A computed fold for a 524-nucleotide part of an RNA from an uncultured bacterium, annotated as small-subunit ribosomal RNA, 5' domain.
[in-house]
Context: one part of a larger RNA
RNA sequence: GGAUGAACGCUAGCGGGAGGCUUAACACAUGCAAGUCGAGCGGGAUUAGCAGCAAUGCUAUGAGAGCGGCGCACGGGUGCGUAACCGUAACGCGUAUGCAACCUGCCUUAUACAGGGGAAUAGCCCAUGGAAACGUGGAUUAAAGUCCCAUAGAAUCAAGAUAUCGCAUGGUAUUAUGAUUAAAACUGAGGUGGUAUAAGAUGGGCAUGCGUCUGAUUAGGUAGUUGGUGAGGUAACGGCUCACCAAGCCGACGAUGACUAGGGGUUCUGAGAGGAUGAUCCCCCACACUGGUACUGAGACACGGACCAGACUCCUACGGGAGGCAGCAGUAAGGAAUAUUGGGCAAUGGAGGCAACUCUGACCCAGCCAUGCCGCGUGAAGGAUUGACGGCCCUCUGGGUUGUAAACUUCUUUUGUACGGGAAUAACCCUCCGAACGUGUUCGGAGCUGAAGGUACCUAAGAAUAAGCACCGGCUAACUCCGUGCCAGCAGCCGCGGUAAUACGGAGGAUCCAAGCGUUAUCC
Numbered sequence: 001g002g003a004u005g006a007a008c009g010c011u012a013g014c015g016g017g018a019g020g021c022u023u024a025a026c027a028c029a030u031g032c033a034a035g036u037c038g039a040g041c042g043g044g045a046u047u048a049g050c051a052g053c054a055a056u057g058c059u060a061u062g063a064g065a066g067c068g069g070c071g072c073a074c075g076g077g078u079g080c081g082u083a084a085c086c087g088u089a090a091c092g093c094g095u096a097u098g099c100a101a102c103c104u105g106c107c108u109u110a111u112a113c114a115g116g117g118g119a120a121u122a123g124c125c126c127a128u129g130g131a132a133a134c135g136u137g138g139a140u141u142a143a144a145g146u147c148c149c150a151u152a153g154a155a156u157c158a159a160g161a162u163a164u165c166g167c168a169u170g171g172u173a174u175u176a177u178g179a180u181u182a183a184a185a186c187u188g189a190g191g192u193g194g195u196a197u198a199a200g201a202u203g204g205g206c207a208u209g210c211g212u213c214u215g216a217u218u219a220g221g222u223a224g225u226u227g228g229u230g231a232g233g234u235a236a237c238g239g240c241u242c243a244c245c246a247a248g249c250c251g252a253c254g255a256u257g258a259c260u261a262g263g264g265g266u267u268c269u270g271a272g273a274g275g276a277u278g279a280u281c282c283c284c285c286a287c288a289c290u291g292g293u294a295c296u297g298a299g300a301c302a303c304g305g306a307c308c309a310g311a312c313u314c315c316u317a318c319g320g321g322a323g324g325c326a327g328c329a330g331u332a333a334g335g336a337a338u339a340u341u342g343g344g345c346a347a348u349g350g351a352g353g354c355a356a357c358u359c360u361g362a363c364c365c366a367g368c369c370a371u372g373c374c375g376c377g378u379g380a381a382g383g384a385u386u387g388a389c390g391g392c393c394c395u396c397u398g399g400g401u402u403g404u405a406a407a408c409u410u411c412u413u414u415u416g417u418a419c420g421g422g423a424a425u426a427a428c429c430c431u432c433c434g435a436a437c438g439u440g441u442u443c444g445g446a447g448c449u450g451a452a453g454g455u456a457c458c459u460a461a462g463a464a465u466a467a468g469c470a471c472c473g474g475c476u477a478a479c480u481c482c483g484u485g486c487c488a489g490c491a492g493c494c495g496c497g498g499u500a501a502u503a504c505g506g507a508g509g510a511u512c513c514a515a516g517c518g519u520u521a522u523c524c
Stems, first nucleotide, its partner, number of pairs: 001524004006520005013376004018371001019369002021334001027331002030329003035070003040067002047060005077287003092212008102204002107200007115149004125138005155180004160175006185192002214258001220250003225247008262284004267276003289310005312323004340366001342365003348362001349360004379411004390402005417460002420458002425452001430447008468513001470511001472509001473494003479508005489496002
């Protein structure tokens, strides 16, 4: 000198576009953050109309709850040390490869198929236990839930044949035999779905080379350890697990143990090489009160799922139960320190749905904060033979300086104030009309939809509403007077102050930067 997710002191006019718990991965009151589908199913509360004196019946509507499907594995958060988690033989990350050792819901393409039957169960109803959470028994019922049979190759399995290829185990293609496994309906009748197989795309899994903090005042470490055979397990290879066999394997090119730490793109600095860094944004990883476990599923060993154990908090009728903000707000605590218990799904994106639509603290916006960056303003031009008054200084009837500064004249209106006008962001979807192909797709036109917001922007009068902070001995731009008298004090280093202090305190003046200026902390 540059930089910061900064803090503190003094000061403060506006806007744009950013950022905002670096500390306690400490504890959390309250609200919201993941639902959706009646075009899968049984069902029927309510409301309205009609008939009836009424009971009731018919028609329309179709709530809550339940079974079922898809989603909840995405999106969002956090990265901590007094201690603890993940991972550590670092494939965690970066980069480059491999899988002849693998999986892949939704989507795309292609081929083929969808015939028949059964038994339940939730809900509803009845009875009943419990303070509650939540149950228990009986009867009865549906489905795209579930089971059985049929049909079936290019799928799987068994043991074959032929051809061909490679990269070692081997791969691919063709073919014969036997065995095994499918399906679901709804409907605006157009379609939307279902099953099997092959291929693609997307997403993942696994393996390997190289790189990846510190110290030897850590030198030996390791028994599933290293390898083999066989088996089990997995989507898949593998000591991944197990039985047996062998005695290996790693290590001064730093093993093992210890300490510290998420990694990268980046960011800061620097001429570069380097050094430091990993906030915001993007990719990957890990975690979800602490530890463990699996279930479901295409995908989890699952933040707002389950079970067990533990700590903590809460309810209780003492028998027993409930909970998990490292989601968005917010509270308490810690701290030098970090925001609103806001608006909206209008846009973008996501889930479900044919769609309308519903949900969405993702997101889009608004609020707070000079936290930093950028831009603008606090006026501009003229104005001195009156260099005004006042202040300060001096060699004091006077001069110098403040200083064209003010007054005064003319002009402008950013900003502020005020009456009025007033957006773009909107395209879709859907409805109607028309056209093309051909009967539901595309194109065109019209209509509908804005949280921000009466915001941005436009308009009117009027210099009106707007400057501070630090410093002035040298480094380092900027000097005099008064006070004090080794006192009070200053100080980044050198140092200053003991009676003429440009270094302390005040004043006048000057200098730097400027809505900021200084100080502190950290990095280069």
Its mean pLDDT, the model's own confidence on a scale to 100, is 81. Rfam family: Bacterial small subunit ribosomal RNA. Its family is annotated with ribosome and structural constituent of ribosome in the Gene Ontology.